RNA sequence: CGCUCAUCGAGACCGGCUGAGGGACAGGCCCACAGACGCCGGGGCAACCAUUGAAGCCAACCCCUUCGAUAUAGGUGCCAACUCCUCUCACGCCCACGCAGGGCCUGAGACAGAUGAGAG
Numbered sequence: 001c002g003c004u005c006a007u008c009g010a011g012a013c014c015g016g017c018u019g020a021g022g023g024a025c026a027g028g029c030c031c032a033c034a035g036a037c038g039c040c041g042g043g044g045c046a047a048c049c050a051u052u053g054a055a056g057c058c059a060a061c062c063c064c065u066u067c068g069a070u071a072u073a074g075g076u077g078c079c080a081a082c083u084c085c086u087c088u089c090a091c092g093c094c095c096a097c098g099c100a101g102g103g104c105c106u107g108a109g110a111c112a113g114a115u116g117a118g119a120g
Base pairs, nucleotide, nucleotide: 001120003118004117005116006115007114008113013042014041015040016039017038021031022030023029026086027085028084043079044078045077048075049074050070051069052068053067054066055065056064083112087109088108089107090106092104093103094102095101
């Protein structure tokens, strides 16, 4: 760097330094000199990997699957807003009534992205 798979409406803030942009991209809408973003220290959240218990499978063990526990045994990740929103289709509802258009809810899907795991 691209590829494959899984997940993405939950959750989690203080201090110091710095000083003007930041929220990936465009638009919108937000955050920000009452100091955002970033860096450092501390704190926390969370079961992706991991550790571990039970059950299933098996002649048995391993593997695998399901459910649970663990956040210091360890590797990551994360700590404004649903991934902040946006696209397509379908059911329903509302506005308009012009049968053009617009809005809302729910569900399914697509694109892009993030994180983890794996093989390159």
The RNA shown here (SAM riboswitch aptamer (S box leader)) has 120 nucleotides and comes from a Rhodospirillales bacterium. The model forms 97% of the base pairs in the Rfam consensus. The organism belongs to Rhodospirillales, within Bacteria.